[in-house]
RNAcentral holds the full RNA, with entries from MGnify. The part of an RNA shown here (large-subunit ribosomal RNA, domain IV) has 337 nucleotides and comes from a soil metagenome. Its Rfam family is "Bacterial large subunit ribosomal RNA".
Context: one part of a larger RNA
């Protein structure tokens, strides 16, 4: 010097990103206990008091074992005499809660959850595994059931847009495949005609090949519906008897122009916005304002008691975190043997 511990004057978070770490608290009984609340909680809230040993008595106790209470006495530095054994409070964000998770850097605000809602499925169910199989699960269940999606206790609520995309329904019209159909055409040649010949022309049936009109489903076009489906939810100009602002008016565009609630927010760039609180001093925090770069209603909105090894701010107590370091113990390192 390093590690693991112990103690410490005065101060007591001045340390630090941050009270990280450490310290405080701690047991039993008695007293006492706020806001808020879903009336269960919060709560061991908080905050106080008592505690050893000896003697005597009372009450309870069927016996035994014991418990509680009252009075007196007594010892030590210290009586829950060791060990074990909650620090507490205030305010806010998020998630209701218990639970689950990245085995080996993340335990959370992520996942799940009860509850809500939409949708599919009438049973040989939908859905899933499987070779378009057999077979199996679903289920020895039957819509108060089963599958899928989203949301996520509870309370108050959940606005407008169906133009686009999707889904559902519709069937008049347009388009449309295979197939049906077979107008018409081609190839081949028995044969016929022309020719002295070589050859040329025509050409039935059969075989073969191309093939028009016409008929022809779903789908698409089309017509409706549908948002707790995918999604979306404006701009400019003017106007009131100070100024400012604009309840009001005009105009353009749109499918419709963001309702309630919330708002510098886990969302605010400008920004350390402005005001208030807390501090001597506060980019954080709390309460407001609204100019929402770029909140917003089940990709849920806003609240919310309880809960949390959650995150943020403040306070009390407590302390070697620090001012500022010291001493001690053990184990290393180093040195001598």
């Nucleotide at each position: 010097c390093u590690c693991u511990c112990g103690u410490u004057c005065a101060g007591g978070a001045a340390c630090u990103c941050g009270g990280c770490a450490a310290a405080u608290u701690g047991u039993a009984c008695c007293c006492g206990u706020a806001a808020c609340u879903u009336c269960g909680g919060g709560a061991g809230a908080a905050g106080g008091g008592u505690a050893g040993c000896c003697c005597u008595g009372u009450u309870c106790a069927c016996c035994a074992a014991g418990a509680a209470c009252a009075g007196g006495g007594u010892c030590g530095c210290a009586g829950a005499g060791a060990a074990a054994u909650g620090u507490c409070c205030c305010a806010g964000g998020c998630g209701a809660c218990u639970g689950u998770u990245u085995a080996c850097u993340a335990a959370a605000a992520a996942c799940a959850c009860a509850g809500g809602u939409c949708u599919c499925c009438g049973c040989a169910a939908a859905g899933u595994c499987g070779u378009g199989a057999a077979g199996a699960c679903g289920a020895c269940g039957u819509a108060u059931g089963g599958g899928g999606g989203c949301u996520g206790a509870c309370g108050c609520c959940u606005g407008c847009c169906c133009a686009a995309u999707g889904c559902u329904g519709g069937a008049a019209g347009g388009u449309u495949a295979a197939g049906a159909g077979g107008a018409g055409g081609g190839g081949u040649u028995a044969g016929g005609c022309c020719g002295c010949a070589a050859g040329g022309c025509c050409g039935a049936a059969g075989c073969u090949u191309c093939g028009a009109a016409u008929c022809g489903a779903a789908g698409c076009c089309c017509c409706a519906g549908u948002g707790a489906a995918u999604g979306g939810c404006g701009g400019c100009c003017g106007u009131a008897a100070c100024u400012a602002u604009a309840a009001c008016g005009g105009u353009c565009c749109u499918a419709a122009g963001g309702u309630a609630g919330c708002g510098a927010a886990a969302u605010u760039c400008c920004u350390u916005g402005u005001c208030g609180g807390g501090u001597a001093a506060g980019u954080u925090c709390c309460g407001a304002c609204c100019u929402g770069c770029a909140c917003g209603a089940a990709u849920g909105g806003c609240g919310u008691a309880a809960c949390g090894a959650u995150c943020u701010g403040g306070g009390a107590g407590c302390u070697g975190u620090c001012u500022u370091a010291a001493c001690g113990a053990g184990a290393g390192a180093c040195a001598c043997a």